[in-house]
Context: one part of a larger RNA
């Protein structure tokens, strides 16, 4: 000195643009954050309005709505608690996968049973749930065929494996198979903290044969053989810790650090498990066991904010229980479109940069007031009244580009542009003044109150305490305090 995600202490006019639980990976009220498709399916209301022969009909209704099914939920978002290697980074290899996309070939022919919804009958406090009829598909099952794939082969063959339809009739879908893009899975080498007051570590441990198992290689797992592996170039234990891009700082080299953005990794009360699925061993899907919190009719239930906000505990300490899907993307539809606490905005906070402004000229040998005197005068000082002026920002009106793009239309939550209008009016304040160190004087006090980064100051003349009046330095900031270089 130069820096922070800071925080306290005075004091605070404005705007841009970022940032904003670093502590309890403790606990959570209350809303909200994943849906969406009638151009896959069967089924279907009500209020309202009309008619009536009062029994109903019609229309609302190609709805609404709830199931079945199709993708989707493994992305987006949040946190680092755990990992010193199964992670990360840079080079690099491959025995591997792939939904949705593109590119190419070739197909899409038959026949059956079921099931939810709903009806009826029941069980329970609830959560739910049983039994009976009964229905539909792009759900599910069987069989044809085999361009192709896949095993096998005597190279002739043989054997096995598919499919779905919808609508607006030209579109979309389905199915097999090669290729691709783009993502992923594994592997190897090298970088990467401190400890020897941790010196020996391992028995699935090294490595073979063989089966299993995977999308795949692999002791990944089993049998059975062999006695290997690693280690002072630090094995094995133990602390600490996400990692990088990057960040602050310094002339570098280095140290220190890894908020916010961007990659990757890991988590999702706390353990364990497998299901579905192209893909999880799944934050807001399942099952189990422990904690906790919660309902109960005491028989039994539900719950998961380390998502938005916002509660309450902790702390020196960190915002709004707001607005919109108009933009940018996603997801789902053949579109309109729906949803989107991603996102975009608005609020709150001097947290941090950055910009403005708090008036501009003129005005005395120079009021008043204070303060100093050696009592003559000095100072504060063109500073103020005062006279002319200006019009940033803050107010008030008006009008209305841009952010809005696609063949036109049509769309803005929310920001803002351009004229007018009045009127110095509404806007300056914190730390220091013995030396380091820019700036001095008087009263008070009298080793006392006190001050202090360090040297030291203070015991009756304190430039070092307090207080004034002058001065310095920096300004919406200014000083402390905590961290790092």
């Nucleotide at each position: 000195g130069a820096u922070u995600g800071a925080a306290c202490g005075c004091u605070g006019g404005c705007g841009g643009u970022a940032u904003g639980g670093c502590u309890a990976a403790a606990a959570c009220a209350u809303g909200c954050a994943a849906g969406u498709c009638g151009a896959g399916c069967g089924c279907g209301a009500a209020c309202g309005c009309c008619c009536u022969u009062c029994g109903g009909g019609g229309u609302u209704a190609u709805u609404a709505g709830a199931g079945c099914g199709g993708c989707g939920u493994a992305a987006g978002g949040g946190c680092g608690a755990g990992g010193a290697a199964u992670c990360c980074a840079u080079u690099u290899c491959u025995a591997c996968g792939u939904a949705c996309c593109c590119c190419a070939a070739g197909g899409u022919c038959g026949a059956g049973g079921a099931u939810a919804g709903c009806u009826c009958a029941g069980g329970g406090a609830a959560a739910c749930u049983u039994g009976a009829g009964g229905u539909a598909a792009u759900a599910c099952u069987c069989g044809a065929u085999g361009u192709g794939g896949u095993g096998c082969u005597u190279c002739g063959g043989c054997a096995u494996c598919a499919a779905a339809g919808g609508c607006u009739u030209g579109c979309u879908g389905c199915c097999u198979u090669g290729g691709g893009a783009g993502c992923g899975g594994g592997g190897a080498a090298u970088g990467a903290c401190c400890u020897a007051u941790c010196a020996g570590g391992u028995u699935g441990u090294u490595g073979g044969u063989g089966a299993g198992g995977u999308a795949a290689c692999g002791g990944c797992u089993c049998a059975c053989c062999a006695a290997g592996c690693c280690a002072u170039a630090g094995a094995c234990g133990g602390g600490u810790a996400g990692c990088g891009g990057g960040u602050g700082u310094g002339a570098g080299a280095g140290c220190a650090c890894g908020a916010c953005c961007c990659g990757c990794c890991g988590c999702a009360u706390c353990g364990g498990g497998a299901c579905u699925g192209a893909g999880a061993c799944a934050c807001u899907g399942c099952c189990c066991g422990g904690a906790c919190u919660c309902c109960u009719a005491c028989g039994g239930g539900a719950g998961g904010c380390u998502g938005c906000a916002g509660u309450a505990a902790c702390g020196a300490a960190u915002c709004u229980u707001c607005c919109g899907c108009a933009a940018u993307g996603c997801a789902c539809g053949a579109a309109a479109g729906u949803g989107u606490g991603a996102c975009g905005g608005g609020g709150c906070a001097a947290u941090a940069c950055c910009g403005c402004g708090u008036g501009u000229g003129g005005g005395a040998u120079g009021a008043a007031g204070c303060c100093c005197u050696u009592c003559g005068g000095g100072g504060u000082g063109u500073a103020a009244a005062c006279c002319a002026c200006u019009g940033u920002c803050a107010g008030g009106g008006u009008u209305c580009a841009g952010g809005a793009a696609a063949a036109a239309a049509a769309u803005g939550a929310c920001c803002a542009g351009a004229c007018c209008c009045a009127a110095a009016g509404g806007a300056a304040g914190g730390g220091c003044c013995g030396g380091c160190u820019a700036a001095c004087u008087c009263u008070g006090u009298g080793c006392c109150a006190g001050c202090a980064g360090c040297c030291g100051c203070g015991g009756u003349a304190a430039u070092a305490c307090a207080g004034a009046g002058g001065g310095c330095c920096c300004g919406a900031g200014c000083g402390u305090u905590a961290a790092u270089c």

Small-subunit ribosomal RNA, 5' domain from a Phycisphaerales bacterium, 485 nucleotides, folded computationally. Rfam family: Bacterial small subunit ribosomal RNA. The RNAcentral record of the full RNA draws on ENA and SILVA. The source organism's lineage runs through Bacteria, Pseudomonadati, Planctomycetota, Phycisphaerae and Phycisphaerales. The coordinates come from a structure-prediction model, not an experiment, and the mean pLDDT is 85.